[in-house]
């Protein structure tokens, strides 16, 4: 180059065209004699980026960058 998957919370991952969740991590409080064990509450994210379509995109459409991977090229 070109063709595929893949980018959502610190990590792993889910999800839907109607302003987004778990699970472990994190913080507080209770429980204990004590605990990284058990219970409850809570923070955390402009869903990669620009752009279109639409009343309204995180979901669709393009572009572009990132990461994987397959094919080529050229020394």
């Nucleotide at each position: 180059g070109c063709c595929c998957a893949u980018g959502u919370a610190g990590c792993u991952c889910a999800g839907u065209g109607g302003u987004a969740g778990a699970g472990c991590a994190c913080u507080c409080c209770c429980u204990u004699g004590g605990u990284a064990a058990g219970g409850g509450a809570g923070a955390g994210g402009c869903c990669g980026c620009c752009a279109g379509u639409u009343c309204a995109a995180u979901c669709c459409u393009g572009g572009c960058c990132a990461u994987g991977g397959g094919c080529a090229c050229c020394a």

Predicted 3D model of a 75-nucleotide RNA (transfer RNA) from Nitrosomonas mobilis. Its mean pLDDT, the model's own confidence on a scale to 100, is 81. It was read from a public genome assembly. Taxonomically the source falls in Nitrosomonas (Bacteria, Pseudomonadati, Betaproteobacteria, Nitrosomonadaceae). Rfam family: tRNA. From the family's description: Transfer RNA (tRNA) molecules are approximately 80 nucleotides in length. Gene Ontology term of the family: triplet codon-amino acid adaptor activity. It is annotated as a transfer RNA.